[in-house]
RNA sequence: GUGGGUGUAGCUCAGUCGGUAGAGCACUUGGUUGUGGUCCAAGAAGUCGCGGGUUCAAGUCCCGUCACUCACC
Repeated sequence: GUGGGUGUAGCUCAGUCGGUAGAGCACUUGGUUGUGGUCCAAGAAGUCGCGGGUUCAAGUCCCGUCACUCACC
């Protein structure tokens, strides 16, 4: 340089044909316990890498771009 893959909560990841952004772990609060852990209930946490476009509506489609990664040269 050319082509492909990945990017969503603190971490690991789902997200169907474009239609209210989710799970597990972790965290906070409460319950349980002599204390802790386990268990139970509730809660907080998101510019969906970034910038644009299409659309009534975009995590999803299109264009550009950045980071990481794979193959080739």